[in-house]
Molecule: FMN riboswitch aptamer (RFN element)
Organism: soil metagenome
RNA sequence: CCUUCGGGGCAGGGUGUAAUUCCCGAUCGGUGGUACAGCCCACGAGCAUAUCCUUUGCAUCCUUUCAGGAUACAAAGGUGAGUAUGACCCGGUGAGAUUCCGAGGCCGACAGUUAUAGUCUGGAUAGAAGAAGG
Numbered sequence: 001c002c003u004u005c006g007g008g009g010c011a012g013g014g015u016g017u018a019a020u021u022c023c024c025g026a027u028c029g030g031u032g033g034u035a036c037a038g039c040c041c042a043c044g045a046g047c048a049u050a051u052c053c054u055u056u057g058c059a060u061c062c063u064u065u066c067a068g069g070a071u072a073c074a075a076a077g078g079u080g081a082g083u084a085u086g087a088c089c090c091g092g093u094g095a096g097a098u099u100c101c102g103a104g105g106c107c108g109a110c111a112g113u114u115a116u117a118g119u120c121u122g123g124a125u126a127g128a129a130g131a132a133g134g
Stems, first nucleotide, its partner, number of pairs: 001134005012024003026119002028108002030043004038106002046083002052078006059071005088104001090102003110122003
């Protein structure tokens, strides 16, 4: 540098005009590190007005001659510094485990919606942490 891969999940029931969004209950767990991890350490997805780049428009100036250049401002696109970002304890084994085994807990971006969403729809047939191969 190229190629391929790279996220899962509300069964059943209640209320209601209306809810996979509320209530009961069900169910899911990206990547690297480390004794095997959603809850330890770090990274990724969102936003982004810094910065820088590109294009277009507009104004002024310079060169000197109808072309080129510089600067400021505005808009669009890209970049991404930065910013936002949740949750665990007890017992056991062991040299070593908030990672294994047993038990009980807890957490979940943004926008949308006839009614509040980890699970539906959408950005996304996108992209990333990264993994494998050449």